[in-house]
RNA sequence: CUCAGGGCAGGGCGCAAUUCCCGACCGGCGGUAAACCCCGCGAGCCUUCAAAGGCUGAAUCGGUGCAAUUCCGAUGGCGACAGUACAGUCUGGAUGGAAGAG
Numbered sequence: 001c002u003c004a005g006g007g008c009a010g011g012g013c014g015c016a017a018u019u020c021c022c023g024a025c026c027g028g029c030g031g032u033a034a035a036c037c038c039c040g041c042g043a044g045c046c047u048u049c050a051a052a053g054g055c056u057g058a059a060u061c062g063g064u065g066c067a068a069u070u071c072c073g074a075u076g077g078c079g080a081c082a083g084u085a086c087a088g089u090c091u092g093g094a095u096g097g098a099a100g101a102g
Stems, first nucleotide, its partner, number of pairs: 001102003010022003024089002026079002028041004036077002044055004059075005081092003
């Protein structure tokens, strides 16, 4: 210097919902047998004039194997803040910032 996040099809109720219900879909970065739910980090949130400090989601069983909570099979679970009919997926802070990669 450059790069650095994806996702409600179809349907129900209703004046109104991509927010509720049925259902659908998505999974940042580093480590490690290849990971959304193992360890760590970023983002986010709180306190503060600031420095700085604090908080921060979710998994089991079976199989293969030297080795896998990472692969294969099965069944589950989780997802900041503000706005709005209650939002992981819409709109907004953000043409921002950043773990990191080259």
The RNA shown here (FMN riboswitch aptamer (RFN element)) has 102 nucleotides and comes from uncultured Bulleidia sp. Model confidence (mean pLDDT): 86 of 100. Its Rfam family is "FMN riboswitch aptamer (RFN element)". From the family's description: The RFN element is a highly conserved domain that is found frequently in the 5'-untranslated regions of prokaryotic mRNAs that encode for flavin mononucleotide (FMN) biosynthesis and transport proteins. RNAcentral holds the sequence, with entries from MGnify.